The RNA shown here (transfer RNA) has 72 nucleotides and comes from a Candidatus Micrarchaeaceae archaeon.
It matches the Rfam family "tRNA". Rfam classes the family as a transfer RNA.
Taxonomically the source falls in Candidatus Micrarchaeaceae (Archaea, Nanobdellati, Microcaldota, Candidatus Micrarchaeia).
It was read from a public genome assembly.
[in-house]
RNA sequence: GGGCCCGUAGUCGAAUGGUAAGACGUUCCCUUCACACGGGAAAGACCAGGGGUUCGAUUCCCUUCGGGCCCA
Numbered sequence: 001g002g003g004c005c006c007g008u009a010g011u012c013g014a015a016u017g018g019u020a021a022g023a024c025g026u027u028c029c030c031u032u033c034a035c036a037c038g039g040g041a042a043a044g045a046c047c048a049g050g051g052g053u054u055c056g057a058u059u060c061c062c063u064u065c066g067g068g069c070c071c072a
Stems, first nucleotide, its partner, number of pairs: 001071007010024003018055001026042005048064005
């Protein structure tokens, strides 16, 4: 220098154009003499940034940034 893949709560990780799942963790409640386990509930993401397409974008297109792999 060329090509490909990835970027989503604190962490991991889904979602093929229609108001973003789940698990772990956190907080509260129940249970226990108490802790753990177990059960219930809640908070937590403007989906890496910008632009475009569209009635509507996490999703499609362009670009920037970051990470990874391959080739030279």